[in-house]
RNA sequence: CAAGUUGGUCAGGUGGUCGCGCUCAAAAGGCGAGGAAAGUCCGUGCUGCAUAGGGUACGAUGCUAGUGAAGAGCUAGGCGGGGUGACCCGACGGAAAGUGCCACAGAGAGGACAGUGCCUUACUUCGGUAGGGUGAGGGUGAAAGGGUGCGGUAAGAGCGCACCAGCGUUGUUGGUAACAACAGCGGCUCGGUAAACCCCAUCGGCAGCAAGACCAAGCAGAGGCGAGGGGCGGCCCGUCCCGUUAUCAGCCUCGGGUAGGUCGCUAGAGGUGCAGGGUGACCUGUAUCCCAGAUAGAUGACCACCACCCGCAAGGGGACAGAACACGGCUUAUCGACUGACUUGGGCA
Numbered sequence: 001c002a003a004g005u006u007g008g009u010c011a012g013g014u015g016g017u018c019g020c021g022c023u024c025a026a027a028a029g030g031c032g033a034g035g036a037a038a039g040u041c042c043g044u045g046c047u048g049c050a051u052a053g054g055g056u057a058c059g060a061u062g063c064u065a066g067u068g069a070a071g072a073g074c075u076a077g078g079c080g081g082g083g084u085g086a087c088c089c090g091a092c093g094g095a096a097a098g099u100g101c102c103a104c105a106g107a108g109a110g111g112a113c114a115g116u117g118c119c120u121u122a123c124u125u126c127g128g129u130a131g132g133g134u135g136a137g138g139g140u141g142a143a144a145g146g147g148u149g150c151g152g153u154a155a156g157a158g159c160g161c162a163c164c165a166g167c168g169u170u171g172u173u174g175g176u177a178a179c180a181a182c183a184g185c186g187g188c189u190c191g192g193u194a195a196a197c198c199c200c201a202u203c204g205g206c207a208g209c210a211a212g213a214c215c216a217a218g219c220a221g222a223g224g225c226g227a228g229g230g231g232c233g234g235c236c237c238g239u240c241c242c243g244u245u246a247u248c249a250g251c252c253u254c255g256g257g258u259a260g261g262u263c264g265c266u267a268g269a270g271g272u273g274c275a276g277g278g279u280g281a282c283c284u285g286u287a288u289c290c291c292a293g294a295u296a297g298a299u300g301a302c303c304a305c306c307a308c309c310c311g312c313a314a315g316g317g318g319a320c321a322g323a324a325c326a327c328g329g330c331u332u333a334u335c336g337a338c339u340g341a342c343u344u345g346g347g348c349a
Stems, first nucleotide, its partner, number of pairs: 001345010012306007020032004034320001038331002041329005046208004053237004058204005063077005078092001079090004093199002098197002100193003116137001117134007146164006165189001167186008212263004221254005226248001228242004270289008308317003
C1' cells in the first nucleotide's frame, strides 16, 4: 500500500418564538422516545386463579465448566465442519432397543443382490441351454457391507495372516470436566436419516396490566330449560365452593342500565464515574444522579447560526423508525461518520 476478519462508539449541536403532556395550589421553573421504543421469538418480575397438589398427555431443551433472577442468553473450553489465515458455522444425547423412509439410476438401498463377468455340473445341433457357487473385476448411484499385500481356492471371499483405518473395551498419563495422547486386548467392520416416529435425561400449572383492586353513577323484569354446575383454560385422580323440587346453583332467549374516575404506573435485577477481583461473561465496594408516564393516546412546528457529507458555485442531503406494566436477551431494519485489535499478500529500510 492492497485485500480481508472481528469488536466498539455516535445517531447532529446551540439559541429564539409558538404549541402539547406530566410535575407544582398557581405562576415561574424542571422533565419529556430508541438503539432498536419494532417483531412479540425466548426468559423473568408482578397480578389473579386454592396453598398451585399427584399422574398422564403435550411442549421445550440436550458436549463440558462457569455466569446470571432465568433462558432457545452470554463467556471460556472440547469435538466436528469450512477458510492459506485472522476467523466463521454447528438443537453437538441415542441409529449395536424397535418401526418407517432412502427420489432417479441400478440386478440389488440393508445381515441385500446374480444383469454382465469368473468357476463348476449336466445336456448339446458345439452356437449355446439349464442348475449351482462367487461378491473379487465391470456397470448404476449421494451412498453397494473396511483398505493394501501375501496365502488360500474350482473360482472367490476377513476364509487365514501382516500392516493400516475405524469401533468396542481395559489401563496409564494430562485436564475440575467435556475430551485428548499412549499402550494392550477383542470380534473382524455393525450404511445414512432422530428440527421422522420413538427411547433416555432435565425442565415446564394456566391466564395475562383489557392482569387485578377500588370509588361513583344507573337499571325492571319476564319466559324457558334445569340436577348438577364451577374453581381446574387437554384428560384422570384428589381437593374446595355453590346447588339439589326451588323466593332455585347454573344455562338459554327477550327486555333494562352503564360508556366516568382513582390506584396498579414507573426508584429500578436502574444509569454514570472510580477502585478492586476474574482469561472472560460477570461480581464486589464506594460516590453520585433521578431519566416520559399519556389513555385514543403528549413528546411537535418554524426561524437563525455552527458542525458533517455531495457540489467549482448556486444549491442540495441526513437513514431505520416512534413508548403504552417493567426488565434481561435474541432476531430483524438502519443514510452515514469515527475508531481499537488482528490476518494474508506485496514494496522499502
Bacterial RNase P class A from an Anaerolineales bacterium, 349 nucleotides, folded computationally.
The sequence was found by an Rfam model in a public genome assembly.
Its Rfam family is "Bacterial RNase P class A". By type it is a ribozyme.
Model confidence (mean pLDDT): 77 of 100.